[in-house]
Molecule: transfer RNA
Organism: bacterium
């Protein structure tokens, strides 16, 4: 230095021909249940989708660019 892949909630990830309101599991926080705890249920916060720009009525989705990881190849 080149090539491919990956950044989305506090972790772990879905979201795969752009299109209604961005979601699931764990956690957390609440209230029910317990004499407590925990379990089980019930609900609630919490994201401007890794920065920045473009394209388009519309962008997590497509381009450019940057950064961070990871794997090949030199």
């Nucleotide at each position: 230095g080149c090539g491919c892949g990956c950044u989305u909630a506090g972790c772990u990830c879905a979201g795969u021909u752009g299109g209604c309101u961005a979601g699931a599991g764990c956690a957390u926080c609440u209230c029910a249940u317990u004499g407590a705890c925990g379990u089980u249920g019930a609900g609630a916060g919490g994201g401007u989708c890794g920065g920045g720009g473009g394209u388009u009525c519309a962008a997590g989705u497509c381009c450019c660019u940057c950064a961070g990881c990871g794997c090949g190849c030199a």